Annotation
This is a predicted complex of two RNAs, RNase P RNA and transfer RNA, with 443 nucleotides together. It holds a member of the Rfam family "Bacterial RNase P class A". The family's RNA type in Rfam is ribozyme.
[in-house]
Order: sequence, then C1' cells, then structure tokens
RNA sequence: GGAGCCGGCCAGGCAAUCGCCCCGCACCGGCCUUUGGGUCGUUGCGGGGAGGAAAGUCCGGGCUCCACAGGGCAGGGUGCCAGGUAACGCCUGGGGGGCGCGAGCCCACGGAAAGUGCAACAGAAAAGAUACCGCCCCCGGAUCGUUUCGGCGUGAAGGAGGUAAGGGUGAAAUGGUGCGGUAAGAGCGCACCGCGCAGGUGGCAACACGCUGCGGCAUGGCAAACCCCACCUGGAGCAAGACCAAAUAGGAAAGCGAUGCCGUGGCCCGCGGCGCUUUCGGGUAGGUUGCUCGAGGCUGCCGGUGACGGCAGUCCCAGAUGAAUGAUUGUCCGCGACAGAACCCGGCUUAUCGGCCGGCUCCUUCU
RNA sequence: GGGGCCAUAGCUCAGCUGGUAGAGCGCUACAAUGGCAUUGUAGAGGCCGCCGGUUCGACUCCGGCUGGCUCCACCA
Repeated sequence: GGAGCCGGCCAGGCAAUCGCCCCGCACCGGCCUUUGGGUCGUUGCGGGGAGGAAAGUCCGGGCUCCACAGGGCAGGGUGCCAGGUAACGCCUGGGGGGCGCGAGCCCACGGAAAGUGCAACAGAAAAGAUACCGCCCCCGGAUCGUUUCGGCGUGAAGGAGGUAAGGGUGAAAUGGUGCGGUAAGAGCGCACCGCGCAGGUGGCAACACGCUGCGGCAUGGCAAACCCCACCUGGAGCAAGACCAAAUAGGAAAGCGAUGCCGUGGCCCGCGGCGCUUUCGGGUAGGUUGCUCGAGGCUGCCGGUGACGGCAGUCCCAGAUGAAUGAUUGUCCGCGACAGAACCCGGCUUAUCGGCCGGCUCCUUCU
Repeated sequence: GGGGCCAUAGCUCAGCUGGUAGAGCGCUACAAUGGCAUUGUAGAGGCCGCCGGUUCGACUCCGGCUGGCUCCACCA
C1' cells in the first nucleotide's frame, strides 16, 4: 500500500423566527367548597418530546380478566452439552460436522439395531435380497480342422448351477486398498484404514483417545413422513380490565330448563354462577383510569474466560386519542438511507445512503 | 392497535400422509348452417404470489417477505 474478518457507536450539524403535544410553577378570571383546597381557561417562565429498527407480530415475559389455572387425554413447541436469564425457539462458553490459506463464518445437531411407511422414472435388483450383459464349472454335442479311418482336437444352440470382481441404471446398489486364495469369484483368509460393541483414561457433561480387548461388518437413506424418547406448555388479549355519564323497544327468535346452560379454553373431570346464553333488532358512539419509575439509563469498583451478576453514586428521559417532533431563512460539510411510538419490556427476523472508533488476519514492498 | 384466513390457466374453484397439476366458463381452429347462436371435434394457455431451506425430488413440508380479505367498542 492492497484485500478482508469481528465488535462497538453515530444517523446531517449550528443559529434565528413562528408553531404543535405533555408536565411543573406563577399571575389573573370563572365555577364548587367542609375555607384546607379542588377544577377549568388565558398569559408568562422553566423542563421534556420517536427508533436502531418505533416495522413483521415470529418467539418469550410482565400486567389484566376468566378458580393467582387444579387433574387427565388430545394438541402445540423445543431438541448435542453446560451455563446466563423473569423467561425464551434468545445469548455465552464448550463438543461434533462443514467452508475458508487465515482472522473467522455456517449448521432444526436426539432416536433409522421400538414399530409403521416412502423411494416416481430408469434399472436384473430399492432393503436382508436379486443374475440383464459379462465371468467360471458341469451336462450337451451342432460345426470345423486333422487322420494311419480306430480316433484326436475344436467346442455353437440348449440345459443345470456358481459368482456382486467388471459393464450398464440410478439421488442412492450391501465397507475401501493390497496380497493370498479360487474353476471363476467373494471378509473366504490376512495386513492397514474405516465401522460397531465392551472396558479403561481425561472431562460436570456433550465428547475425545495412535489405550486395551472382541466382532468380518451383523447396523444404507428419509423423522422440516407418522412415530418414539426427554423437557416445556391453560385460554384470551389494553378494542384486556375498572369507573362515571348519556340514550333506547329492556322487543323478537332459538336453545336448555338443574343427569341443564353458561363461565371464549378442543374434550372429560373438578370449581364457580344461574332465568341464563346465542343470534337478530334497538341505543350510545362521550369522559376518567389502565398510562408509563422501569427485569430503567449512565459512571466507577468487584466476581466470572464470557453471556451476566453484585455493590456504591448519580439522573428522570414522549405519553398522543384524528392522534404532537413541523415550517421558513441563513450557514457548513462528506448533500443526508430505511423509516414514525400507541400497555410495557427481553430477543429474533426483515429494511437501511454513508461515516467514526477499537481489535485481528492474509498478500506485496521497504528497513 | 390486536386476532383469523387466503393467494393455483383470462375468471370461479379443485388438487396435496411429496413423484413432472386438473374441472367449469371463457379463447383459438375446424365441422355443421345461406349466415349467426346452440352443438360436436381438436388445441393453446400455469416458473402454483416471491425468496431461501429440508429432501434424490416441493403446489404440497419448514422458515422469511409481498399483496389481499375479514372480525373486534360500550349499554340494556
């Protein structure tokens, strides 16, 4: 100098003017009052005002109601091991496999020797078997050659077997290489490699081992097919739920009527309630609360490889409900991406112009 | 804001415990008719919304996007 990997952070800046939403304080005015105060409005001052994804709603939790949810079945989810956490399908560390020269990255990664099932087409055969071509042996004897006419040699078709070494099919064909062996072959035998089982050693474990012994291989693939095993799992969602106010036809139909109906759970039990439920029709579409201080942020120290945890200090940081962050001007630069909270958090995934910082790897050159 | 469902031929829909996708209407050509309609025969037309993964193989199974449809409040 070039190429790349990992982690963290920022997301146009500054100034002026005019506006918007929320909170606090002060003054003034209206209303109520138990004279403490409460509430509404104008004005002024002060403070705060979108994100790393606010998104998708894919997981997990808090919160709320239904028994603070109980038993069983069904269903759903997760799936190497250990840890972190409120919890998780997330994160961290480790193991195994794959990719990369490397820093590093990726993996739904339990069980196919519990059972069932699937494998189209092609192929002989698709899971305990099979013989299409080929190879080999035996029977068989056509044909041909030779002949001293006795024979000798050659051995086709056909038949009975052996064989998975070779060809060919397929995504996949019943361990691989070599030597021996054989009629030809074959774990048939042997050596090495691979595989399985048992033991030992190390490790909490997954697992590892060029440690030992045994087994010729018995056990091919698919479980994001059914299934088995282990663990987890009640349902619904702030339009949950609670309170106030207004208005209407407390109407019609259906169900059942205490072995019945309902309490949203798929079913049964259990528990609770009972003239209740469902549908149609009718009315109101107003307000308060839930609502933001929280598994909260920042800084420091300590423990831990790390995720994370503990302690101390410090800070308060949107709460709208037709829904607030905008507009104009000036200026600077690298001309600004994806995109807008709606009960709240922890994750994942997806979208995203560019820039900064830290650590690391490879190549080239120079010293 | 929160739930549920769907996407297959031009339109309306089937299909699927994975093996090369169909029906009706419509379209095109031919026949029948003097001509049109009806009818009959033949045919065309699909990356199964898009992108990945599992698998030998995906419309189907599993993720992620995109688009569309639908439901919900309170009172008696």